RNA sequence: CGCUCAUCCAGAGGGGCAGAGGGAACGGCCCGUUGAAGCCCCGGCAACCCUUCCGCCGGUUCCGUGUCAGUGCACGGGGAGCCCGGUGGGGAAGGUGCCAAUUCCGUCCUGAGGCGAAAGACGCCCGGGGAAGAUGAGGA
Repeated sequence: CGCUCAUCCAGAGGGGCAGAGGGAACGGCCCGUUGAAGCCCCGGCAACCCUUCCGCCGGUUCCGUGUCAGUGCACGGGGAGCCCGGUGGGGAAGGUGCCAAUUCCGUCCUGAGGCGAAAGACGCCCGGGGAAGAUGAGGA
C1' cells in the first nucleotide's frame, strides 16, 4: 500500500511511573480514582515464522507386465540412504504477536429457524455469508 494467503467462540498479569480516559469508526453495552491511555521492568500464553525430534503419505529410485514409432504413460510389486513436497505429533532458543468480555455485540445481505395468539409488518432470540478490523507470512 483499496495487493495475496492464513487465522480470529481456546489460552495467558503482576509491579513501578503517570493521572482520565479506554474497548478501531458509529450505535449499544461494558471497563476505569479499588487508577484509563501511554512508557518501563518482570512474568506468562500461544505456536504465524522457526525446528539438527518422531511417525505416516507421495515424489525421486529399482523390478515386472501392458501399451506407444519414441521420450513416456498405466497397473502391480520391492527398497528405503540422501534430497524434495505434504500431513499428524513433539519442541520453544530466536523474530513477531497476544495476556476483560467471541474481533465484547451489532452495522450490509440472508434462513419454509424459534418466540411474541394465525398471516403480514415489526421486535427479540438463534444460525449462514459478507464488509470492516486485528495478527502473521509473503508480494510490489